[in-house]
C1' cells in the first nucleotide's frame, strides 16, 4: 500500500422452453393430461488438481427440484459498500 481473493448486501444486464387442452375456481391459483427448457438448486461422469488420510472438480449430462405470456426468479459479469482484518 489494500490492489487482488471469499462471504453477505443493493444497483444494473442477464437466455431457454406451449397466454397447450380438459375441469374446478375465491382470479391468488389447484387437479389430470401431452409436449418442451436449462443459467436457481440437486444428482452423475469427466479433462485437470491434489493425495499420509480425506478427496475437490464444468456453463458437459440427467430432468428430482425448478421454469415454458407478463410478473416473481435466474447461473454468469459489471460497479458500489460492509466484513473477513490492524489480520497478512
Nucleotide at each position: 500500500a489494500c490492489a487482488a481473493g471469499c462471504c453477505g448486501c443493493g444497483c444494473g444486464g442477464g437466455a431457454g422452453a406451449g397466454a397447450c387442452c380438459g375441469g374446478a375456481u375465491u382470479c391468488g391459483u389447484c387437479c389430470g393430461g401431452c409436449g418442451c427448457c436449462g443459467a436457481a438448486g440437486g444428482a452423475g461422469c469427466a479433462a485437470c488438481c491434489a493425495c499420509c488420510c480425506c478427496g475437490g472438480a464444468a456453463a458437459c449430462u440427467c430432468u428430482c427440484a425448478g421454469g415454458c405470456a407478463a410478473a416473481a426468479g435466474g447461473a454468469c459479469c459489471g460497479c458500489a459498500c460492509g466484513g473477513c482484518a490492524g489480520g497478512g
Molecule: Glycine riboswitch aptamer
Organism: Micavibrio sp. UBA2020